This is a predicted structure of a 73-nucleotide RNA (transfer RNA) from a Calditrichia bacterium. It matches the Rfam family "tRNA". Rfam describes the family as follows. Transfer RNA (tRNA) molecules are approximately 80 nucleotides in length. Gene Ontology term of the family: triplet codon-amino acid adaptor activity. The family's RNA type in Rfam is transfer RNA. NCBI's taxonomy places the organism under Bacteria, Pseudomonadati, Calditrichota, Calditrichia.
[in-house]
RNA sequence: GCCCACGUAGCUCAGGAGGUAGAGCACGUCCUUGGUAAGGACGAGGUCAGCGGUUCAAGUCCGCUCGUGGGCU
Numbered sequence: 001g002c003c004c005a006c007g008u009a010g011c012u013c014a015g016g017a018g019g020u021a022g023a024g025c026a027c028g029u030c031c032u033u034g035g036u037a038a039g040g041a042c043g044a045g046g047u048c049a050g051c052g053g054u055u056c057a058a059g060u061c062c063g064c065u066c067g068u069g070g071g072c073u
Base pairs, nucleotide, nucleotide: 001072002071003070004069005068006067007066010025011024012023013022019056027043028042029041030040031039049065050064051063052062053061
């Protein structure tokens, strides 16, 4: 230098063929208990890496940039 994959909640990851962003763990409050680490209910938490484009509408499609991993020379 060229090619490929990936980037979504604190962490690990879903998100079918574009249509209101989700799960598990962690965290908070409450219930249960003599008391808890167990069990249960509810809740908070996101610029979907950044910029631009397409579209009525983009996490999703297209381009560029950045980052991570891998391959080639």